RNAcentral holds the full RNA, with entries from SILVA. This is a predicted structure of a 487-nucleotide part of an RNA (small-subunit ribosomal RNA, 5' domain) from a marine metagenome.
[in-house]
Context: one part of a larger RNA
């Protein structure tokens, strides 16, 4: 000069768009952030009608089929969204290839949907626990579970054969929504490789599953992935190993470039979800608001024994120079479950902060007796058209009426918000730094190497344009100025 997820200090008037724990990946009160579906299931209950007892509004008892509510079986979803970067110098990322793979809903095709069965929660009875949460014994339902039937362009074969499936619901009885098999697609994942990816040699030698075969296991799938055997290999000065640091990137900031720096916010990967480990169930996870097991914290308890996990939005408390509301709404954009109605702290709004950028405003014309005050070399000069007065205008800011777009048919939180339109009245709206020289901007007074200043050079020891103050003046301007950090 230029930039910033800034901080201080001094001052602050609006509006538009962005950002806002960079530190403690500390450690949490409280609510919220993941459900849905009765058009899979059998139950209980509201409503409704009749009856009985009567305490005149409650008990019971039977009924009916339309709504509605649900705890539980059951199916989808929960592996997406959303957050942090601890870790990781790696095939993690970033380009640019590869073959031995899976893939739930979709989307296009081929075929099938026959007949059976056994249980079980719900729920009733007993009963153990302080709670958490259980036990036993009976009953019952299904798209929940199991046999059989039948099947190939399905799978497996020694090519002879073998072997594998379903489930029903709604209907205006027209159909619609499903389940099974498979074949392509589309999407989404795993998986190998070439090249590139910070520093140190005051890190020089590393590896036994280590390197390589044979065989098996194991996995969706290749592979020492993992076993057993056989062999002795692999990596390294083109820097291995080991130590430190760091999540990459696309971009960001600066520079003419070239290069340094950087990796907040928005996008892509990847990693982690109280420490450290398992797996389970699925398509898909070894799973942030799911299970076990160990540990530490915090918490309830009847001392048997339990319960948690904000690096999800708010908010608390620490830590710090420092960083926001325990707000509305699902009205739009997705997502999730459905037929729809739900659900969604995603997201879309409002709210707080001059934290940044951009705008605009704080008046405009006139006005000399060059006015009072100020400062001063005191006749004058200067402040200075500057106020004052006169004569105008009303953006912003306020009050009053109208009043949206964003919504294809319905539905607007933002919001009675933007804008329009009208009223009043100069009304409510200027400050910081700095004036020695680099660098625009100068005199007085005080002080007297003191008190102070400073970013370098230096200023102050009695005429200080350097130090306070005050005139005055320069510079930016709702900001200016210090500090930090990068070019």
């Nucleotide at each position: 000069g230029a930039a910033c997820g800034a901080a201080c200090g001094c001052u602050g008037g609006c509006g538009g768009c962005a950002u806002g724990c960079u530190u403690a990946a500390c450690a949490c009160a409280u609510g919220c952030a993941a459900g849905u579906c009765g058009a899979a299931c059998g139950a209980a209950g509201a409503c409704c009608c009749g009856g009985a007892g009567c305490u005149u509004g409650c008990u019971c008892c039977g009924g009916a089929a339309u709504u509605c509510u649900u705890a539980g079986u059951g199916g989808c979803g929960a592996a997406c969204g959303g957050g942090u970067g601890a870790g990781u110098a790696a095939c993690g990322c970033g380009u640019g290839g590869g073959a031995a793979u899976c893939u739930a809903c979709c989307u296009a095709g081929a075929a099938a949907u026959g007949g059976g069965g056994a249980a079980u929660a719900a729920c009733u009875a007993u009963u153990g626990g302080a709670a958490a949460c259980g036990a036993u014994a009976g009953c019952u339902a299904a798209u929940a579970c199991c046999g059989c039937a039948u099947a190939a362009u399905c799978c497996c074969u020694u090519c002879g054969g073998g072997g594998c499936a379903a489930a029903g619901g709604c209907u205006u009885c027209g159909g619609c929504c499903g389940u099974u098999u498979u074949u392509a697609g589309a999407u989404g994942a795993g998986c190998c490789c070439g090249c590139g990816u910070u520093a140190g040699a005051u890190u020089a030698g590393g590896u036994u599953g280590u390197u390589g075969g044979u065989g098996a296991g194991g996995u969706a799938a290749u592979g020492g992935c993992u076993c057993a055997c056989c062999a002795a290999a692999c990596c390294u000065a083109c820097a291995a190993u080991c130590u430190a640091u760091a999540g990459c990137u696309g971009g960001u900031c600066u520079g003419a470039g070239a290069g340094g720096a950087u990796g907040a916010u928005c996008a892509g990967c990847c990693a982690c979800a109280c420490u450290g480990g398992g797996a389970c169930u699925g398509a898909g996870a070894c799973a942030c608001g799911g299970c076990c097991c160990a540990g530490a914290c915090u918490c309830c308890u009847a001392c048997g024994g339990g319960a948690g996990g904000c690096a999800g939005c708010a908010g608390u408390g620490g830590g710090g120079a420092a960083u926001a509301u325990u707000g509305g709404a699902c009205a739009a954009u997705g997502g999730g479950g459905g037929a729809a109605a739900c659900c969604u702290g995603a997201u879309c709004c409002a709210g707080c902060a001059a934290u940044g950028c951009c705008g605009c405003g704080u008046g405009a014309g006139u006005g000399a007796u060059g006015a009072a005050g100020g400062c001063u070399u005191a006749g004058g000069g200067u402040u200075g058209u500057a106020a004052a007065g006169c004569u105008c205008u009303u953006u912003c800011a306020g009050a009053a009426g109208u009043g949206a777009a964003g919504a294809u048919g319905a539905u607007g939180a933002c919001g009675g918000u933007a804008a329009c339109u009208u009223c009043a009245g100069a009304a409510g709206a200027a400050g910081c730094u700095c004036c020695g020289g680099c660098u625009a901007a100068c005199u007085c007074c005080g002080u007297g190497c003191c008190a102070g200043c400073a970013g370098c050079c230096g200023c102050g020891g009695u005429a200080a344009u350097a130090c306070g103050g005050a005139g005055g003046g320069a510079g930016c301007u709702a900001g200016c100025g210090u500090u930090g950090u990068u070019c």